Predicted 3D model of a 491-nucleotide part of an RNA (small-subunit ribosomal RNA, 3' major domain) from a metagenome. Its Rfam family is "Eukaryotic small subunit ribosomal RNA". Gene Ontology terms of the family: structural constituent of ribosome and ribosome. For this family Rfam cites "Crystal structure of the ribosome at 5.5 A resolution" (Yusupov et al., Science, 2001). Its Rfam clan is "SSU clan".
Context: one part of a larger RNA
RNA sequence: UGACGGAAGGGCACCACCAGGAGUGGAGCCUGCGGCUUAAUUUGACUCAACACGGGAAAACUCACCCGGCCCGGACACUGUAAGGAUUGACAGAUUGACAGCUCUUUCUUGAUUCGGUGGGUGGUGGUGCAUGGCCGUUCUUAGUUGGUGGAGCGAUUUGUCUGGUUAAUUCCGAUAACGAACGAGACUCUAGCCUGCUAAAUAGUUCACCGAUUGCCUUCUGUCGGUGUUAACUUCUUAGAGGGACAAGUGGCGUUUAGCCACACGAGAUUGAGCAAUAACAGGUCUGUGAUGCCCUUAGAUGUUCGGGGCCGCACGCGCGCUACACUGAAGGAAUCAGCGUGUGUUUUCCCUGAUCCGAAAGGACCGGGUAACCCGUUGAACCUCCUUCGUGCUAGGGAUUGGAGCUUGCAAUUAUUCUCCAUGAACGAGGAAUUCCCAGUAAGCGCGAGUCAUAAGCUCGCGUUGAUUACGUCCCUGCCCUUUGUACA
Numbered sequence: 001u002g003a004c005g006g007a008a009g010g011g012c013a014c015c016a017c018c019a020g021g022a023g024u025g026g027a028g029c030c031u032g033c034g035g036c037u038u039a040a041u042u043u044g045a046c047u048c049a050a051c052a053c054g055g056g057a058a059a060a061c062u063c064a065c066c067c068g069g070c071c072c073g074g075a076c077a078c079u080g081u082a083a084g085g086a087u088u089g090a091c092a093g094a095u096u097g098a099c100a101g102c103u104c105u106u107u108c109u110u111g112a113u114u115c116g117g118u119g120g121g122u123g124g125u126g127g128u129g130c131a132u133g134g135c136c137g138u139u140c141u142u143a144g145u146u147g148g149u150g151g152a153g154c155g156a157u158u159u160g161u162c163u164g165g166u167u168a169a170u171u172c173c174g175a176u177a178a179c180g181a182a183c184g185a186g187a188c189u190c191u192a193g194c195c196u197g198c199u200a201a202a203u204a205g206u207u208c209a210c211c212g213a214u215u216g217c218c219u220u221c222u223g224u225c226g227g228u229g230u231u232a233a234c235u236u237c238u239u240a241g242a243g244g245g246a247c248a249a250g251u252g253g254c255g256u257u258u259a260g261c262c263a264c265a266c267g268a269g270a271u272u273g274a275g276c277a278a279u280a281a282c283a284g285g286u287c288u289g290u291g292a293u294g295c296c297c298u299u300a301g302a303u304g305u306u307c308g309g310g311g312c313c314g315c316a317c318g319c320g321c322g323c324u325a326c327a328c329u330g331a332a333g334g335a336a337u338c339a340g341c342g343u344g345u346g347u348u349u350u351c352c353c354u355g356a357u358c359c360g361a362a363a364g365g366a367c368c369g370g371g372u373a374a375c376c377c378g379u380u381g382a383a384c385c386u387c388c389u390u391c392g393u394g395c396u397a398g399g400g401a402u403u404g405g406a407g408c409u410u411g412c413a414a415u416u417a418u419u420c421u422c423c424a425u426g427a428a429c430g431a432g433g434a435a436u437u438c439c440c441a442g443u444a445a446g447c448g449c450g451a452g453u454c455a456u457a458a459g460c461u462c463g464c465g466u467u468g469a470u471u472a473c474g475u476c477c478c479u480g481c482c483c484u485u486u487g488u489a490c491a
Stems, first nucleotide, its partner, number of pairs: 001491002006486008016475002020439005027324003031320004035315002043054002065310005071304001076119005086113001089108002092105003123298002126296003132292001134286003137282003144183003148179002150159003162174001164173002188275003194244002198241004204235004208229007216221001250264005326432001330391006344376001352371004357366003398429001403424005445467008
C1' cells in the first nucleotide's frame, strides 16, 4: 500500500429488505441444458457474469456429426515420361441410391491444357480464446481514477482525494499544507410531453360555397351523411423543419440563513425513458462472424469440396426460461365500438403487401385490379373491454393434452406426422411444499398488433399501443457494494 480476514462507525441498492402486486416452484405442453441411448444423437457456454444464449424456430441446404459415392478448385519451380502420344472425355452392358465412364468389358475420341516424383502452396465450422487482434460481457451503475508544482517521510509512500453539512454523484458549500488541473459524473445525443407564434402542404386536412339524400318543422332554417370545387379561403386538427419553453425561476418554512431540502402557487412539463460512459483488471466468452491471425494437425483412400441418405427432434430421469389452464370478475353465440409502432415486388436473388368479385364448411382456390407507398392494402373497423342472450357450479358448456379419419397449402421432397382447416376423441389440472424471481406510475399485470427469423413460420426476442391497480416514497434486519477508523493475522 491493500484484492484477503477480524472488529467498530457511516452511507447506498427492489440484480437487498420492509409494505404489497404478479408470479415461478405443483399439472399438460413448448423450448434450452444435463444424463441416458445412439452409426451419429456435431459443438461452444456452467454461480451472479452458462441453460427461448450462440441473433441457434436445423425436413434438403445450413452442417461442423454418422453411413456411403464422385471431383480437384494440388498455384508455382525443378525433374522424369512424352508427339512413334503426356493426357481428356464417352454410348451400351455389367456395376451402382443414381442417366457418377466411379470401376470393369469393349473400343473410339482428345492433343501438351495434363500425368508420375520432389520441394512448395492452397483449403479446412480441424486443435489451441491458456499464443493473439478485434468485439462483447463482467468487476460496476456504483463514484471512482490520475499527472504537475509545493509540503511530510531515509524510502516504499502520503497530502491534494478532508472533521462537518449537502447531493443521484469526489455534486457542491465550507474546512484546509496545499495550489492549480485532467478523465469519469454532470453537461451532451436521441426520445416523450407544450406552442391557436414562424415556415409550408391536390401524397394531410379543416372551414366555406354549391348539389343530392335524410331528420325536425308551418317556411326561412337546424342537425347528420355523400359528391364536386372552378385551385374559394386557411393551417385548429395531421405531418415536420427552424426555434421557443424549466432555471428549483416565484412565495412560505427548515438549514452556518451556505450548499441545498420540503410544501404551495403558476404551469404542457417542478426527477419521461434510453444512449454514451473513466482508471485498473478477468488468463470471462468468441479461432463456429470475417479473405483478422501465430503455432500445431490434415491435405487426394482428404479434416478440402460436392452428391444421396440419416442425425442435431431419439427418452426410465433431474434442472432452467416460458405458454395454456384450473373457470361465473367466467365460457359460448350474437351486436356494438376504439389504437400505435412498423413492413411491402430486391443485389447477382428464386422469395413482396394485398383490395373487390366468384367458388368452397373452413383452410384455401380462381379471376380482374392497386401499390417501389402520408397516394394502394388502410379510416390498418386489433384484442381485452361494453351491451344482449344461453349456461349454473357439476373435472361442467372449465381445460384442450393425446389419438383416429378427412381436406388444402409451402416445398424437388412433409414418413419421425412443416404450418393450417374440419369432424371425432376429451388426459392431467379444484390455485401448487421447501424454496425463489421481478417490480413503484401510465409502472406491474391483463390484452392484442407489428418487426426479426421466414419457401413454409412464434409458445421466442425486440418494439408498439389499449385497459390499468394495490403498496413504499423508508431502513440497514437479511444479501451485497462503497468509504472511514483500528491492529494482534496475511502477501